[in-house]
RNA sequence: GCGGAGGGCUGGAUGGCCGCGGUGCCGGUCCGCCGGUGUCGAGGAAAGUCCGGACUCCCUGAAGCGGCGGUGCCGGGUAACGCCCGGGCGGGGAAACCCGACGGACAGCGCCACAGAGAACAGACCGCCCCGGCCUGCCCGGGGUAAGGGUGAAACGGUGGGGUAAGAGCCCACCGGGGGGCUGGCAACAGUCCCCGCAUGGCAAGCCCCACCGGGAGCAAUGCCGAAUAGGGAUCCCGCACGGGGGGCUUCACCCCGGGAUCCGGGUUGGCAGCUUGAGGCCCCGCGCGAGCGGUGGUCCAGAGGAAUGGCCAUCCAGCCUCGGACCACGGUGCGGGGUGGACAGAAUCCGGCUUACAGGCCCUCCGCGCGU
Repeated sequence: GCGGAGGGCUGGAUGGCCGCGGUGCCGGUCCGCCGGUGUCGAGGAAAGUCCGGACUCCCUGAAGCGGCGGUGCCGGGUAACGCCCGGGCGGGGAAACCCGACGGACAGCGCCACAGAGAACAGACCGCCCCGGCCUGCCCGGGGUAAGGGUGAAACGGUGGGGUAAGAGCCCACCGGGGGGCUGGCAACAGUCCCCGCAUGGCAAGCCCCACCGGGAGCAAUGCCGAAUAGGGAUCCCGCACGGGGGGCUUCACCCCGGGAUCCGGGUUGGCAGCUUGAGGCCCCGCGCGAGCGGUGGUCCAGAGGAAUGGCCAUCCAGCCUCGGACCACGGUGCGGGGUGGACAGAAUCCGGCUUACAGGCCCUCCGCGCGU
């Protein structure tokens, strides 16, 4: 100097004029509001609505059984999580680093098209070897074989050697697989040693099994005030106290006195609260590899109600393009002029996450290549 990777911050500034919402104080008031003044006023994602909660309401009690859904290596963090941190294993990458739907295939069921001889406990198409025959031909018949070739996503272990008629874990070494011991580690796992018939495919992001977790709905939750109406009607079905209804099912208990379906119709479209003080942000100290935790200090940082922070003008500036010119390690750096120009995007109950979008600028750390001193 260039390329790559991880993390953090920011995401325009100033002035003038006019205009907004909350709220404190003061004054006025026709009690509806008006005026003055002080102060506060969108995000890192406010987005997606994918997770987890707080909060609110609902489901009759106990016992038993069940259904549906979620997560899925180990150890931590957290209010909790499918999140975050650290670690293990596997995969990608030259590396920094990134990704992982990461428990179980001897509990059971299911699938593996086509091609191919053969796709779960299979198989001889081309071959290779031996014997026999006689028409001596890449022929016919019998036997052996699965090392070589082919088909396929995948062929019932791999490489090398020995052995054999030719071959084959037939035998051996190593790898791989199964079982066991020891060592390290909280653990997932790692290392090492011994034995072994040398052999038992894949898919669970197919159903399933195992472990753990989970009730439903949601601020249009919910509560209060005011107002109004029709405690409405029709048809069908079940049943009518020895009965019917209330729960996923059953037993016991408890509660109610009918229950269900379809259709026609009426009233309320008002106001107030919930509503912003929080598992809060911020500074500092301590503990921890870290996520985080503890302590002190000080602080209030939007709360609209069809939805507020905007419009206009001017100047400056980041970046980019271009012209000139200085320096120079010839890669570039500074200065001056002109032009251009600033992303994604707006709270609505509130938090913790994840995911997606994002012009430009700055900082830190790591990996690699090249060059100079």